This is a predicted structure of a 309-nucleotide RNA (Bacterial RNase P class A). Its Rfam family is "Bacterial RNase P class A". Rfam classes the family as a ribozyme. The sequence was found by an Rfam model in a public genome assembly.
[in-house]
RNA sequence: AAGGUGGGACGAUCCGUCGCCCGCAAGGGAGGAAAGUCCGGACAGGAAAGGGCACCCCGCUGCGGAAAGCGCAGGAGGGAGUAAUCUUUCGGAGGCCGUAACAGAAAAUGGCUGCCAGAAAUGGUAAAGGUGAAAACGCGAGGUAAGAGCUCACGACGUGUGGCGGUGACGUCAUGCGGGUACGGCACCGGGGCCUGCAAAACCAAAUAUACCGGCAAAUGAGGGCGGCCCGCCCGAUGCCGGGGGGUAGGUUGCGAAGAUAAAUGACGGAUUCAAAAACAGAAACCGGCUUACGGCCCCACCUUUUUG
Numbered sequence: 001a002a003g004g005u006g007g008g009a010c011g012a013u014c015c016g017u018c019g020c021c022c023g024c025a026a027g028g029g030a031g032g033a034a035a036g037u038c039c040g041g042a043c044a045g046g047a048a049a050g051g052g053c054a055c056c057c058c059g060c061u062g063c064g065g066a067a068a069g070c071g072c073a074g075g076a077g078g079g080a081g082u083a084a085u086c087u088u089u090c091g092g093a094g095g096c097c098g099u100a101a102c103a104g105a106a107a108a109u110g111g112c113u114g115c116c117a118g119a120a121a122u123g124g125u126a127a128a129g130g131u132g133a134a135a136a137c138g139c140g141a142g143g144u145a146a147g148a149g150c151u152c153a154c155g156a157c158g159u160g161u162g163g164c165g166g167u168g169a170c171g172u173c174a175u176g177c178g179g180g181u182a183c184g185g186c187a188c189c190g191g192g193g194c195c196u197g198c199a200a201a202a203c204c205a206a207a208u209a210u211a212c213c214g215g216c217a218a219a220u221g222a223g224g225g226c227g228g229c230c231c232g233c234c235c236g237a238u239g240c241c242g243g244g245g246g247g248u249a250g251g252u253u254g255c256g257a258a259g260a261u262a263a264a265u266g267a268c269g270g271a272u273u274c275a276a277a278a279a280c281a282g283a284a285a286c287c288g289g290c291u292u293a294c295g296g297c298c299c300c301a302c303c304u305u306u307u308u309g
Stems, first nucleotide, its partner, number of pairs: 001305008010296001012272007020029003031280001035291002038289004043197004055193005060074005075090006091188001095186006112129002114125004137155002140152003157178009201253004210245001212243006223235004
């Protein structure tokens, strides 16, 4: 210098003019994600004696956190990259159940070819071949009829014990033991979990109707119909006033130095930073996370390649 990896900060500021919302006024007025509404909480109402089972969720370790499908740091196995680094998985050597398509003899009590024994029938054999995503620890020696962890050395894997290091997962060294592979589920172990969400919920409260209570009128006719009034005719037991509770409209609280009732937070001009303020985007009760979207610029650490000293 070029290319790359990881992390972080910013998401304009100031002035002028004209506007909008909240508030008596002073004053205040979008974001890093206000978004998706995925997880957790707070709060609210409902349910519920206490405990257990069932059901659901989480699952390597340590720390943080109210908690979280949360964060940080780390461990082990697998994968990608020259590397920095990225990505994925994670309780459960034992028990029970299931699956392992196609191919292949066989996918777990493995004999198709081959090899060995045998006259044959048949038997032995996982060393070689072939199939497959995966084939019954690898390799050498011994051994054998041929072979085989059958035996032995070394190694891999799993596991027990001990030493050392680490808070721990775990690492490392020594030593003993083991041989039926992979994946999933269950039993099991540890932890957690009632239901519904601010359209929650609480309070105040018209008009109309009215449980209930009181007063007055009323078959000596309340009240109604015959288009308004009187007469007349018809029907025939309620009517009026007051109190009162629940519920509706509506209002207030919940609700915040944005936040109101569908709902304001803007527009234009100029200056600045190298510069065109361009990108994603627009609060609707609140808080902590996660995820997703995003122009440009800056900073830090590291890696690879090349050049120069």